[in-house]
Context: one part of a larger RNA
RNA sequence: UGACGGGGGCCCGCACAAGCGGUGGAUCAUGUGGUUUAAUUCGAUGCAACGCGAAGAACCUUACCUGGGCUCGAAGUGCAGGUAGUAAGGAGAUGAAAGUCAAAUGAACCGUAAAGCCGGUUGCCUGCAUAGGUGCUGCAUGGCUGUCGUCAGCUCGUGCCGUGAGGUGUUGGGUUAAGUCCCGCAACGAGCGCAACCCCUAUCCUUAGUUGCCACCAGGUUAUGCUGGGCACUCUAAGGAGACUGCCUACGCAAGUAGUGAGGAAGGUGGGGAUGACGUCAAGUCAUCAUGGCCCUUAUGUCCAGGGCUACACACGUGAUACAAUGGUCGGUACAAUGGGCAAUGCCGCGAGGCGGAGGUAAUCCCUAAAACCGACCUCAGUUCGGAUUGCAGUCUGCAACUCGACUGCAUGAAGCUGGAAUCGCUAGUAAUCGCAGAUCAGCAUGCUGCGGUGAAUACGUUCCCGGGCCUUGUACA
Numbered sequence: 001u002g003a004c005g006g007g008g009g010c011c012c013g014c015a016c017a018a019g020c021g022g023u024g025g026a027u028c029a030u031g032u033g034g035u036u037u038a039a040u041u042c043g044a045u046g047c048a049a050c051g052c053g054a055a056g057a058a059c060c061u062u063a064c065c066u067g068g069g070c071u072c073g074a075a076g077u078g079c080a081g082g083u084a085g086u087a088a089g090g091a092g093a094u095g096a097a098a099g100u101c102a103a104a105u106g107a108a109c110c111g112u113a114a115a116g117c118c119g120g121u122u123g124c125c126u127g128c129a130u131a132g133g134u135g136c137u138g139c140a141u142g143g144c145u146g147u148c149g150u151c152a153g154c155u156c157g158u159g160c161c162g163u164g165a166g167g168u169g170u171u172g173g174g175u176u177a178a179g180u181c182c183c184g185c186a187a188c189g190a191g192c193g194c195a196a197c198c199c200c201u202a203u204c205c206u207u208a209g210u211u212g213c214c215a216c217c218a219g220g221u222u223a224u225g226c227u228g229g230g231c232a233c234u235c236u237a238a239g240g241a242g243a244c245u246g247c248c249u250a251c252g253c254a255a256g257u258a259g260u261g262a263g264g265a266a267g268g269u270g271g272g273g274a275u276g277a278c279g280u281c282a283a284g285u286c287a288u289c290a291u292g293g294c295c296c297u298u299a300u301g302u303c304c305a306g307g308g309c310u311a312c313a314c315a316c317g318u319g320a321u322a323c324a325a326u327g328g329u330c331g332g333u334a335c336a337a338u339g340g341g342c343a344a345u346g347c348c349g350c351g352a353g354g355c356g357g358a359g360g361u362a363a364u365c366c367c368u369a370a371a372a373c374c375g376a377c378c379u380c381a382g383u384u385c386g387g388a389u390u391g392c393a394g395u396c397u398g399c400a401a402c403u404c405g406a407c408u409g410c411a412u413g414a415a416g417c418u419g420g421a422a423u424c425g426c427u428a429g430u431a432a433u434c435g436c437a438g439a440u441c442a443g444c445a446u447g448c449u450g451c452g453g454u455g456a457a458u459a460c461g462u463u464c465c466c467g468g469g470c471c472u473u474g475u476a477c478a
Stems, first nucleotide, its partner, number of pairs: 001478002003475003007472007015462002019426005026321008034312002042053002064307007077129007088105001092101003107122005132296002135294003141290002143285003146281001148279001153192006159168003172183003198273004203241007212231003217228003244267001247261001248259004323419001327378006339367003342359001346355003385416001390411007432454007
């Protein structure tokens, strides 16, 4: 000087407390461990691995296993030699395919005016140099990422102090979300962070008015901005305005704090996002990529078929669905936003879906809500709760659904009556709950990323648990 302390002081955080909803019990989905296996490819392992890499394993992917092939190789570059029935071509044979064998036909360009025959090039064959490796080392590395932590810290120049390591500044008194600002001070300044500048959102104005909108006028329809017309409003998308403790009151030297203060759509960082200092963990990644070293080179390379990654006494994580009446079933009736490129009306089918194709390269057309509301039934039961499992019959995608897809109909109707110890999330348009869209994608979503609908309770407080910041103290630690 740090680090540590079941030392002290001050302060903060869904850290506790106050609340709401879960997990831990059941079934299923998914990941992991373990076990099994010819193989169950590899990586990730406290927080910070475990619906993670994987935004989608039937083949492919695929790296694994078994079997069958190839060996200048699946692709690329250079050099040397050879090459006319050559390159090309591919009937046919064999085979699971890959591959192997291979008939008919059969070249081109240049030297050059003429050439299959001479020479060179293309192509092919042989050899060499090389290729190739998801082989090892993330403890040789770059790059990227996680984490402490969006925590308020981390440093430098000059000066001063100290023999020196180093200190001071950065400590102190206040204040703040903040090393934020003020005051003081052997310090005076500065940098990286904080904040602001950027984006979305909440209000208003201007400009613009189609594909959007419809207040006024007119026409028309069973009905609909449907049409003429209009751009007022909504909206769209570009530019501005607006919030700064600016004003008032109280407290204060100031910074600032308090106020059911005014004004205002918004008030003290308005809400959200992007943004992650010096560093820590030899943290993660050689399997995105790049790369040093080592290793393989008729195999650890490469092609193909089939299998495996989907196994299953078990254990754990993350989720979905429930255990019901604030509910279930049936009928009727409304209201979104983000997005995508798809498919209306119509007909067939109980349905998944099929036929067909208006419109649409899109503010134009299409995909589009559910909870909610109204009415009826069920009346506390393993039930009209719950839907696992299984049987049969089908639909769709795709060469192909046996291993191993999703969905539909009929039948079947398991566990489960609110979950031990323990443990997680959340402070407002949040939790909870309800659906919708998208990426990946032929097909496949309870996952992920977004979107809107309905919409709470509680916070006395900082004694305690956890993590963090500053000061101080002890130390046989570095």
Source information:
A computed fold for a 478-nucleotide part of an RNA from a Pseudomonadota bacterium, annotated as small-subunit ribosomal RNA, 3' major domain. It matches the Rfam family "Bacterial small subunit ribosomal RNA". The RNAcentral record of the full RNA draws on ENA. Its mean pLDDT, the model's own confidence on a scale to 100, is 81.